[in-house]
């Protein structure tokens, strides 16, 4: 140059056939227990789903395009 994957919470991921409030698991913080720690229990914050357009009544998911990271080829 060319192809093929991934990109979703701080961090590892899930999310089925496009369908109504986007989630787990560690991690953060708070309150419970303890003398105190740590475990354990309960709540709570934390996400424009990489990025820009498009199709739709509706997009995380489907076209297009682009960034990064892997890899295969040349």
């Nucleotide at each position: 140059g060319a192809g093929u994957g991934a990109u979703u919470a701080g961090c590892u991921c899930a999310g089925u056939u496009g369908g109504u409030a986007a989630g787990a698991g560690c991690g953060u913080u708070a309150c419970g227990u303890u003398g105190a720690c740590a475990u354990c229990g309960u709540a709570a914050a934390g996400g424009u789903c990489g990025u820009a357009g498009g199709u739709u009544c509706g997009a995380g998911u489907c076209c297009u395009a682009u960034a990064u990271c892997a890899c295969u080829c040349a």
A computed fold for a 74-nucleotide RNA from an uncultured Bacilli bacterium, annotated as transfer RNA. The sequence was found in a public genome assembly. Its Rfam family is "tRNA". Rfam classes the family as a transfer RNA.